[in-house]
RNA sequence: AACAACAGUCGUUCUGUCGCUGUUUUUACGUGUAUACGUGGAAAGAGAGGAAAGUCCGGACAACACAGAGCACCAUGCUUCCUAACAGGAAGGGGCUUGCAAGAGCUACAGAAAGUGCCGCAGAAAAUAACCGCUUCAUACGAAGUAAGGGUGAAAACGUGAGGUAAGAGCUCACGCCAAAUCGUAGCAAUACGGUUUUGGGGGUAAACCUCAUGGGUUGAAAGACCAAAUAAACCGAGGCUUGAGGGUGGCUCGCCUGACUCGGAGGGUAGGUCGAUAGAACUUAAUGGCGACAUUAAGUCUAGAUAAAUGACAGAAUAUUACAGAAUCCGGCUUAUAGACUGUUGUUUUUU
RNA sequence: GGCGGGGUAGCUCAGUUGGUUAGAGCGUCGGAUUCAUAACCCGGAGGUCACGAGUUCAAAUCUCGUUCCCGCCA
Numbered sequence: 001a002a003c004a005a006c007a008g009u010c011g012u013u014c015u016g017u018c019g020c021u022g023u024u025u026u027u028a029c030g031u032g033u034a035u036a037c038g039u040g041g042a043a044a045g046a047g048a049g050g051a052a053a054g055u056c057c058g059g060a061c062a063a064c065a066c067a068g069a070g071c072a073c074c075a076u077g078c079u080u081c082c083u084a085a086c087a088g089g090a091a092g093g094g095g096c097u098u099g100c101a102a103g104a105g106c107u108a109c110a111g112a113a114a115g116u117g118c119c120g121c122a123g124a125a126a127a128u129a130a131c132c133g134c135u136u137c138a139u140a141c142g143a144a145g146u147a148a149g150g151g152u153g154a155a156a157a158c159g160u161g162a163g164g165u166a167a168g169a170g171c172u173c174a175c176g177c178c179a180a181a182u183c184g185u186a187g188c189a190a191u192a193c194g195g196u197u198u199u200g201g202g203g204g205u206a207a208a209c210c211u212c213a214u215g216g217g218u219u220g221a222a223a224g225a226c227c228a229a230a231u232a233a234a235c236c237g238a239g240g241c242u243u244g245a246g247g248g249u250g251g252c253u254c255g256c257c258u259g260a261c262u263c264g265g266a267g268g269g270u271a272g273g274u275c276g277a278u279a280g281a282a283c284u285u286a287a288u289g290g291c292g293a294c295a296u297u298a299a300g301u302c303u304a305g306a307u308a309a310a311u312g313a314c315a316g317a318a319u320a321u322u323a324c325a326g327a328a329u330c331c332g333g334c335u336u337a338u339a340g341a342c343u344g345u346u347g348u349u350u351u352u353u
Numbered sequence: 354g355g356c357g358g359g360g361u362a363g364c365u366c367a368g369u370u371g372g373u374u375a376g377a378g379c380g381u382c383g384g385a386u387u388c389a390u391a392a393c394c395c396g397g398a399g400g401u402c403a404c405g406a407g408u409u410c411a412a413a414u415c416u417c418g419u420u421c422c423c424g425c426c427a
Stems, first nucleotide, its partner, number of pairs: 001349010012318007020047002023044009049324001053335002056333005061220004068254004073216005078092005093109001094107005110211002115209002117205003131150002133146005158176006177201003180197007224275004235265005246258003282301008354426007363379004372410001381397004403419005
């Protein structure tokens, strides 16, 4: 220097002209008691993202009793920590895959020894095992015993050896493996290592039902609050009027509150505006603590707020019409899309000293 | 903006408490019938179960992600 892998950062910039949406200041006109409101003009300054996306998690906020009980339902599932919170993140533990190794990658990772279900085809049998084989008996058809051996299958009833037996078998013993209980050591813990037991040998499946533990009230800004405008508070049918209809946004039951109207039909009216709504678990820099996620402290900054919905067009320059892509209540994550540029670490090759 | 449902043959749909040949009707192709055509009759072909991963011995079916379509809410 080139290439590859991994990790991280950035992700168009500058100048000019004309436009678009807010904010502040100012000015003219109109209404008005008014420093208010409306219309027009001028100046200053601001104006999309790393994902604004998917809406997959978690919160803030709002309404419902500042949501009460039980059941149902849903989610999560190794440990410790971080955080407002999380199914997110950090550091570790176990398992699996790959590699000669160092190491790298992945991991929905409680329970199948509480119970139920299912396990096609093949196979005798898929969990109360007898098809062939082996052994005994035999009236020669068969009967009984047997899980060593064969064969089927994704999966076949702890492994090896010895004893034992008619033949065999954890039937017994030795060693080993796995599980359970218990003790010790290390560790905050998950767990690891070692020991003990007159304990056990039970196939798989819980991203099948289920059990255990933990958590979850429901609905989402089209939530919700207010102002203005308008009205048919009429008509028809049904139910109800304190012995309680109905309603209060919850799947059911209860409880609580409210309670004189409610539902349907046909028809009429209105359909404008303000708030919510942008200063925040905010951002930048530095220091300190921590392996780290992150936290604390100090200083500084103000950084879109629309409602038919604003960021554009043209010219010039940077090799240049050139990635994915456009805010809509806000925030923390995850996932997905992404041309190109840059930085660091490791490896290989080449060259130079 | 928020919330819910779906994608299976050319078309319309079954099949989803996982089981291995994924079916039906219409259409299409061939045969038979007819002087010929249609209908009737017989036979055949045609499917990456929208796409990509995972769980499992085994996935159209279960789980996660992506993409497209439809519906509801002032």